[in-house]
């Protein structure tokens, strides 16, 4: 330095649920929790999904919209521990 993750061995993260608390929602952040992860570490670029506060259309019912969300959808790209060849 490439390649892999069978066994190991130090560790890591944390799904659903449940309480807080932010937020118009989706979700986000603390605590429990522990289903699962070899990048479940990072980054919304490229798709995708979800939402629809504002804003456009309607007479209303509603419909459309991403600047908002999701890195635990997938792809890129940047980083990393440990062991094998």
């Nucleotide at each position: 330095a490439a390649u892999u993750g069978a066994a190991a061995a130090a560790g890591g993260c944390a799904a659903a649920c449940c309480u807080g608390u932010c937020g118009a929602a989706a979700g986000g952040c603390a605590g429990g929790g522990g289903c699962g992860c070899a990048a479940a570490g990072c980054u919304a670029c490229a798709a995708g999904u979800c939402u629809a506060c504002c804003g456009u259309g309607g007479a209303g019912a509603c419909a459309c919209c991403a600047g908002g969300a999701u890195g635990g959808u997938u792809g890129a790209g940047c980083u990393g521990c440990c062991a094998a060849u």